[in-house]
């Protein structure tokens, strides 16, 4: 100096002045007037995951659909963090990725000879058999040359994303884990680690290939809806209409005008609570166009709680590598319901990016002009 | 504020164990007709809404983004 890596922060400043809004305090009989404090973001976005809170019954079993997936920890909880393991990238700092299964099942176009306990297109070989020759030998045979027919390899070449362990070496007619040394791979075992796995032996001797983020198994957690949840208060109208809709049966007790009615217990059957379904459980009907549901229709769209102190925020201290979490200080800092944080003038920089809370937190992911810190790596160059 | 679908060719939509991108109606060319229409033949037209991921390979399967479409109080 230059090229890079992680990480943590800020995101116009001052001042004057002039408006919204929540609170508070002062006048005022009221209407309403003066005064002060505070008054968006790291993402308030997206509505992706997880809580809290609230109805649905105290949230009961069981199926399905979805999520999720090394290992220890963190935390209210998580799909989030943080540390460790393991595979991959990268010279490094460091970034990415995650269970296990072929002795469960499924999948793998096209191309090739063959795609799953595979297969010979070129290829190579033709030791043995076989044919055809030449030479020796009375003969039985015996040497040597070709052919590439039976036949035997899969080593190289080709197809593919993938071709049944990789590299040398020995072997052989040629080859081939056939053998052998490394490396991979499995299976035992000993040490280490809390575990995921590490790490040394010993032994097998390739027989276990790929896809898990389309299906499937297997662990694990999960009940459903959301502040238009929910509570109260007030106003105001017309369940007037249409469709669908059960199966009643027994015991008991009561009333009775002896025809019935009324209540309770069981069974059945139907609905709602129950926002996939079953079961189970409550509660309502069960001959009434009645319970219930759809569909028209009609009315009111107005006030108060929920609602903002909260798993909070800042310092210190202890613990822990760390995420964090103990303990003590210490601080209040948005709450609207047509919705408020904006507008103008002066100075000054590098000239202002994404972008605005609507119950509320804890994450992840998206977008951001620009600046600042702090660790750390590599390359040159000088000392 | 909250949920839910959808995005393919000019319009309308199909596309399931990831492996051809398709239909119909539009358009163009050719036939056939005096000519036009119907109608016969053949044809063009595609960033699968946009990016990343996974796989050997995405319209499909995973994430992120954008646009458009619908649904929601209360009271009897």
């Nucleotide at each position: 100096c230059g090229a890079g890596c992680g990480g943590g922060c800020c995101g116009g400043g001052c001042g004057a002045u002039c408006g919204c809004g929540u609170g508070g305090g002062c006048c005022g009989c009221g209407a309403g007037g003066c005064c002060c404090c505070c008054g968006a973001g790291g993402a308030a976005c997206a509505u992706c995951c997880g809580g809290g809170c609230u109805c649905c019954a105290c949230a009961g079993g069981g199926c399905a659909a979805g999520a999720c997936g090394g290992u220890g920890g963190g935390u209210a909880a998580c799909g989030c963090c943080c540390a460790c393991u393991g595979g991959g990238u990268g010279c490094g700092a460091a970034c990415c990725c995650a269970g296990g299964g072929a002795a469960a099942g499924g999948c793998a176009a096209c191309a090739g000879a063959g795609a799953g306990c595979a297969g010979a297109c070129c290829g190579c070989c033709g030791a043995u058999g076989g044919c055809c020759u030449c030479c020796c030998g009375c003969g039985a045979g015996g040497c040597g040359g070709g052919c590439a027919c039976a036949g035997g390899c899969a080593a190289g070449g080709g197809u593919g994303a993938a071709a049944c362990g990789g590299u040398g070496g020995g072997g052989u007619a040629a080859g081939a884990g056939c053998c052998c040394a490394c490396c991979g791979c499995g299976a035992c075992g000993g040490c280490g680690g809390c575990g995921a796995c590490g790490u040394c032996g010993u032994c097998g001797g390739c027989g276990a290939g790929g896809c898990a983020u389309g299906c499937c198994a297997c662990g694990u957690a999960c009940g459903g809806a959301g502040a238009a949840a929910g509570a109260c208060c007030a106003a105001a109208u017309a369940g007037a209409g249409g469709a669908g809709g059960a199966c009643g049966g027994g015991g008991c007790c009561c009333c009775c005008u002896c025809g019935g009615g009324g209540g309770u217990c069981c069974c059945a059957c139907g609905g709602u609570g129950c926002g996939g379904c079953c079961c189970g459980u409550a509660c309502c009907g069960u001959c009434a166009g009645c319970a219930c549901u759809c569909c028209c229709g009609g009315g009111u769209a107005g006030g108060u709680c929920g609602u903002u102190c909260g798993a909070g925020g800042c310092c210190g201290u202890c613990g822990g590598c760390a995420a964090c979490g103990g303990c003590g200080g210490u601080c209040c800092u948005g709450g609207a319901u047509c919705g408020a944080u904006g507008g103008u003038c002066g100075c000054c920089c590098c000239c202002g990016a994404c972008a605005g809370a609507a119950c509320c937190c804890g994450g992840c992911g998206u977008a951001c002009a620009g600046g600042c810190c702090c660790g750390c790596u590599c390359g040159c160059a000088c000392c | 504020g909250g949920g839910g679908a959808u995005a393919u060719a000019g319009c309308u939509c199909a596309g399931u164990u990831g492996g051809g991108a398709g239909a119909g109606c539009g358009c163009g060319u050719g036939g056939a007709u005096c000519g036009c229409a119907c109608c016969c033949a053949c044809g063009a037209g595609g960033u699968c809404g946009g990016g990343g991921g996974u796989u050997c390979g995405a319209g499909u399967c995973c994430c992120c983004c954008u646009a458009u479409c619908u649904c929601c109080a209360c009271c009897a």
Two RNAs folded together computationally: RNase P RNA and transfer RNA, 459 nucleotides in total. Rfam match: Bacterial RNase P class A. From the family's description: Ribonuclease P (RNase P) is a ubiquitous endoribonuclease, found in archaea, bacteria and eukarya as well as chloroplasts and mitochondria. Rfam links the family to the GO terms ribonuclease P activity, tRNA processing and dimeric ribonuclease P complex.